[in-house]
This is a predicted structure of a 72-nucleotide RNA (transfer RNA) from Kordiimonas lacus. Model confidence (mean pLDDT): 82 of 100. Its Rfam family is "tRNA". It is annotated as a transfer RNA.
Order: sequence, then structure tokens, then C1' cells
RNA sequence: UCCCCAGUAGCUCAGUGGUAGAGCAAGCGGCUGUUAACCGCUUGGCCGGUGGUUCGAAUCCGCCCUGGGGAG
Repeated sequence: UCCCCAGUAGCUCAGUGGUAGAGCAAGCGGCUGUUAACCGCUUGGCCGGUGGUUCGAAUCCGCCCUGGGGAG
């Protein structure tokens, strides 16, 4: 210098154009003599940044940033 992959909740990840989700974690409650386990509910995101396409973008395109891999 070039190529590829990834970036979404505190963590691990889904979501491939039409209202952003799950598990774990956290909070509250149920159960139990108590704890754990189990069950229910709740909280938590302006989807890495910035432009563009579109009636509509986490999703498609350009550039940039961060991390990982590869070529020379």
C1' cells in the first nucleotide's frame, strides 16, 4: 500500500429494505424454614462516525474510525 471479515443492550450474539430482538447479567415479585435452583414481570439501544440511494436504511452504496485475518 492492497484485499477480506467484524462493530447492534453491561456481556455473547440474532435481525439481509417496512414498529430493533433473544440468552446471560441487573432490579422487583412468586415458590422454599433459609439460600441456591426454578417460574413470572420489569429496566436497559438514537444499531461505530459521516454523507448518499429510497416513500422508508441496523440492512444497500462511498469515505473515515476501531479491532481481527491475509497478500506484497